[in-house]
A computed fold for a 73-nucleotide RNA from uncultured Roseburia sp., annotated as transfer RNA.
Its mean pLDDT, the model's own confidence on a scale to 100, is 83.
It was read from a public genome assembly.
It matches the Rfam family "tRNA". Its family is annotated with triplet codon-amino acid adaptor activity in the Gene Ontology.
RNA sequence: GCCGAUAUAGCACAGUAGGUAGUGCACUUCACUCGUAAUGAAGGGGUCAUCGGUUCGAAUCCGAUUAUCGGCU
Numbered sequence: 001g002c003c004g005a006u007a008u009a010g011c012a013c014a015g016u017a018g019g020u021a022g023u024g025c026a027c028u029u030c031a032c033u034c035g036u037a038a039u040g041a042a043g044g045g046g047u048c049a050u051c052g053g054u055u056c057g058a059a060u061c062c063g064a065u066u067a068u069c070g071g072c073u
Base pairs, nucleotide, nucleotide: 001072002071003070004069005068006067007066010025011024012023013022019056027043028042029041030040031039049065050064051063052062053061
């Protein structure tokens, strides 16, 4: 230099024939307990890496950029 993959909540990850963004763990509150843990219930938390484009509508499609990983030279 070229090619490919990945980027979504604090962490690990789902979510593609475009239609209001989810799960587990963690966190907060409550219940239970003499107390803790466990268990149950409820709740908070993400402008979906960044910028732009297409579209009535984009995490999803297109382009560029950034970061990480891998391959080729």